[in-house]
Bacterial RNase P class A from Photobacterium lutimaris, 390 nucleotides, folded computationally.
RNA sequence: UGAGUUGGCCAAGGUAACCGCUGCCUCGUUGAUGUCCUUUGGGAGACUGACGGGGGGGAGGAAAGUCCGGGCUCCACAGGGCAGGGUGCCAGAUAACGUCUGGGGGGCGCGAGCCCACGACCAGUGCAGCAGAGAGCAGACCGCCGAUGGCCCAUUCUUCGGAGUGGUGCACAGGUAAGGGUGAAAGGGUGCGGUAAGAGCGCACCGCGCGGCUAGUAAUAGUUCGUGGCACGGUAAACUCCACCCGGAGCAAGACCAAAUAGGUCCCUAAUGGCGUGGCCCGCGUUGGGGACGGGUAGGUUGCUUGAGCCUGUGAGUGAUUGCAGGCCUAGAGGAAUGGUUACCACCGCGCAAGCGGGACAGAACCCGGCUCAUCGGCCAACUCACCCC
Numbered sequence: 001u002g003a004g005u006u007g008g009c010c011a012a013g014g015u016a017a018c019c020g021c022u023g024c025c026u027c028g029u030u031g032a033u034g035u036c037c038u039u040u041g042g043g044a045g046a047c048u049g050a051c052g053g054g055g056g057g058g059a060g061g062a063a064a065g066u067c068c069g070g071g072c073u074c075c076a077c078a079g080g081g082c083a084g085g086g087u088g089c090c091a092g093a094u095a096a097c098g099u100c101u102g103g104g105g106g107g108c109g110c111g112a113g114c115c116c117a118c119g120a121c122c123a124g125u126g127c128a129g130c131a132g133a134g135a136g137c138a139g140a141c142c143g144c145c146g147a148u149g150g151c152c153c154a155u156u157c158u159u160c161g162g163a164g165u166g167g168u169g170c171a172c173a174g175g176u177a178a179g180g181g182u183g184a185a186a187g188g189g190u191g192c193g194g195u196a197a198g199a200g201c202g203c204a205c206c207g208c209g210c211g212g213c214u215a216g217u218a219a220u221a222g223u224u225c226g227u228g229g230c231a232c233g234g235u236a237a238a239c240u241c242c243a244c245c246c247g248g249a250g251c252a253a254g255a256c257c258a259a260a261u262a263g264g265u266c267c268c269u270a271a272u273g274g275c276g277u278g279g280c281c282c283g284c285g286u287u288g289g290g291g292a293c294g295g296g297u298a299g300g301u302u303g304c305u306u307g308a309g310c311c312u313g314u315g316a317g318u319g320a321u322u323g324c325a326g327g328c329c330u331a332g333a334g335g336a337a338u339g340g341u342u343a344c345c346a347c348c349g350c351g352c353a354a355g356c357g358g359g360a361c362a363g364a365a366c367c368c369g370g371c372u373c374a375u376c377g378g379c380c381a382a383c384u385c386a387c388c389c390c
Stems, first nucleotide, its partner, number of pairs: 001386010013345007021058002024055008035044003060361001064372002067370005072250004084246005089103005104118001105116004119241002124239002126235002141180002143176003148173002150170002152167006188206006207230001208228004212223004254302004264293006273287005309328008347358004
């Protein structure tokens, strides 16, 4: 200098002017209610509504997906089991987790590093397309052999039925898993011996299984130890087995206040009554009228943001994390607010310049811890590789 890896941080930036939005605090004006005073005319005025002035606050690293886990709330619940769902190497962290940290094993990368649902198919059951002869206590398509049995040929003997000997003979029975071929996968590898040809058939070495020993909390690793000729094939995000975990619904949870209308319960009243017919009488119509209580609805209040909180320092720990001390308060809504315009400056790209263009993904709703997905651009730290220079 270039190419990368990991972790952390920032992210329509700053200043000014103008115009706005939504809560909170405060001041003023004004309206109304409860209340109080009163000379009955009125006056004072908590709280609250409207308007106006001032002050101060107002999105994110993911607020998203709603995929996990917890707090909180109500309902259910003696204890245990079944069913169902989830998790799955080991140890730890945590309120908890499918998250995180450290370690082990496997795979990828020259490397820093990255990725992995990574328990158990010698308890049982199931599954495996195409190709291939054969796919599970395997299999002869080509090839090799054909020792043995058979056939053919030659020859010897013969009691004429046969018997013996020989053959680079045939490849009929058969043998063979070395070699070829198929496949993701064909029942350890190399060599020597052995054989008719072969084969853990035998042996040596390598590998593997089991046991022991050593190290480690463990996963697991090592082994100059012993033992077995030795695959026990693959597949459990297939049933299953094993170990552990899990009650349900959710802030539209839940709590409080509570109108009109209708209905309910109780009490009172009434047929010379009551109510309606604009006030009265007659008439007509109707059968009720008044009060209290309680439940629910509309509506309102609350739950609501002080919390497994954030920052700084320091102790413990490899680390996730955690102890202590000090400081801070940082959105709480109607589902809707948190902004817009202009100028200058800063940043990036293009351009000699004037200038032009650009700034992503995305918007809280009871609250936290994670994961996943989206994201213009920039900064910091540690580390790796290649090349060059000293």

A source record names the gene rnpB. The coordinates come from a structure-prediction model, not an experiment, and the mean pLDDT is 76. It matches the Rfam family "Bacterial RNase P class A". Rfam links the family to the GO terms ribonuclease P activity, tRNA processing and dimeric ribonuclease P complex. The family's RNA type in Rfam is ribozyme. From the family's description: Ribonuclease P (RNase P) is a ubiquitous endoribonuclease, found in archaea, bacteria and eukarya as well as chloroplasts and mitochondria. The sequence is in RNAcentral, with records from ENA.